[in-house]
Molecule: transfer RNA
Organism: Candidatus Subteraquimicrobiales bacterium
RNA sequence: GCCGCAGUAGCUCAAUCGGUAGAGCACCCCGCUUGUAACGGGGAAGUUGGUUGGGUUCAAGUCCCCCCUGCGGCU
Numbered sequence: 001g002c003c004g005c006a007g008u009a010g011c012u013c014a015a016u017c018g019g020u021a022g023a024g025c026a027c028c029c030c031g032c033u034u035g036u037a038a039c040g041g042g043g044a045a046g047u048u049g050g051u052u053g054g055g056u057u058c059a060a061g062u063c064c065c066c067c068c069u070g071c072g073g074c075u
Stems, first nucleotide, its partner, number of pairs: 001074007010025004019058001027043005049067002053065003
């Protein structure tokens, strides 16, 4: 220098042919318990890597272009 994959909640990961983002753990509250844990119920948490990066579309996490970061491969 070139190619591929990945980047989504604090962490690990989903999201069908593009239809407006969800789960587990963790966190907060309540119940249960003498108390804690476990268990049960509820809640909060996201401009989906990018000052609003640009474009297509009625609509983009998803498609196209540019950039950044990580991993792997080639030279």